[in-house]
RNA sequence: CGGGGUGUAGCGCAGUCCGGUUAGCGCGUUACGUUCGGGACGUAAAAGUCGGAAGUUCAAAUCUUCUCACCCCGA
Repeated sequence: CGGGGUGUAGCGCAGUCCGGUUAGCGCGUUACGUUCGGGACGUAAAAGUCGGAAGUUCAAAUCUUCUCACCCCGA
C1' cells in the first nucleotide's frame, strides 16, 4: 500500500439478508420478596446518542460515501 472481517447496555451476543410498530437475549448490577443470614429462586428497575461524521429517505443498527480502532491474508 491492496483485499477481507469485526465494532450494538458493564461483559458475551442476536437483529443487517428484504429499511418500518417501543432496540432485544443471556450473564452481571441495583431494589424488594423468600431465609436466622448467605446462596439459589421469584418480582421489578436501571444501564445504548448501534465505533465516529456526512448523505439518501416520510422513516436508517440496517442503504451509500468518508473516517477511526482491532484482527486476518497478500505485497
Annotation:
Transfer RNA from a Candidatus Delongbacteria bacterium, 75 nucleotides, folded computationally. Taxonomically the source falls in Candidatus Delongiibacteriota (Bacteria, Bacteria candidate phyla). It matches the Rfam family "tRNA". From the family's description: Transfer RNA (tRNA) molecules are approximately 80 nucleotides in length. The RNAcentral record of the sequence draws on ENA.